[in-house]
RNA sequence: GAUAGAGGCGCGAUUUUAAAGAGUAACCGAUUUCAGGCUGCCAAAGCCGUCGACAAGUCGGGGAAAGGUAAAAUUGCCGAAGGCAGUACCCCGGCAGGUAUUCGCCUGGUUGCAUUGUGAAUAACCCUGCAACUGUCGUCAUAUACACUUAUGAUGGAGCGCUAUC
Numbered sequence: 001g002a003u004a005g006a007g008g009c010g011c012g013a014u015u016u017u018a019a020a021g022a023g024u025a026a027c028c029g030a031u032u033u034c035a036g037g038c039u040g041c042c043a044a045a046g047c048c049g050u051c052g053a054c055a056a057g058u059c060g061g062g063g064a065a066a067g068g069u070a071a072a073a074u075u076g077c078c079g080a081a082g083g084c085a086g087u088a089c090c091c092c093g094g095c096a097g098g099u100a101u102u103c104g105c106c107u108g109g110u111u112g113c114a115u116u117g118u119g120a121a122u123a124a125c126c127c128u129g130c131a132a133c134u135g136u137c138g139u140c141a142u143a144u145a146c147a148c149u150u151a152u153g154a155u156g157g158a159g160c161g162c163u164a165u166c
Base pairs, nucleotide, nucleotide: 001166002165003164004163005162008078010077011076012075013074014073015072016071017070018069027061028060029059030058031057032056036048037047038046039045040095041094042093081107082106083105084104085102086101087100088099089098090097108134109133110132111131112130113129114128117125118124136157137156138155139154140153141152142151143150
């Protein structure tokens, strides 16, 4: 350097079904209130409004969907993947938002608790912190083996790592 692998409730993607979202939102009608309001936010522009707009409340009609979740199947994989930041593009007056990208930074993995944000939500996910379990390598100690294996315990590191073969 190449190839192949390991960790485990391992990490993603797609499809189908189901629950929830929700008798919610849009929309229509009636009614109450009043002077401004509509667009993702701020400007600009345009439009609507005392012939009652906008918003909110009440009543009646009407009636969804997405993201997210669970199960099953298929499938790509082991920095799998997630996040932050930067850059480019879309939109753009600016912010926000969306897509792509980078050995720029963080995270070995899982679970629980707390917490920020997103969310209809007590679900779930993201950020951060703590704890436990677990895999890997190193160091030390003990036992065992016999030239250094295996097991247990303690402790430390990180995936640009570890193991095997060439």
This is a predicted structure of a 166-nucleotide RNA (Lysine riboswitch aptamer) from uncultured Caproiciproducens sp. Rfam family: Lysine riboswitch aptamer. Its family is annotated with lysine biosynthetic process in the Gene Ontology. A reference for the family is Grundy et al. (2003), "The L box regulon: Lysine sensing by leader RNAs of bacterial lysine biosynthesis genes", Proc Natl Acad Sci U S A. Its mean pLDDT, the model's own confidence on a scale to 100, is 80. NCBI's taxonomy places the organism under Bacteria, Bacillati, Bacillota, Clostridia, Caproiciproducens.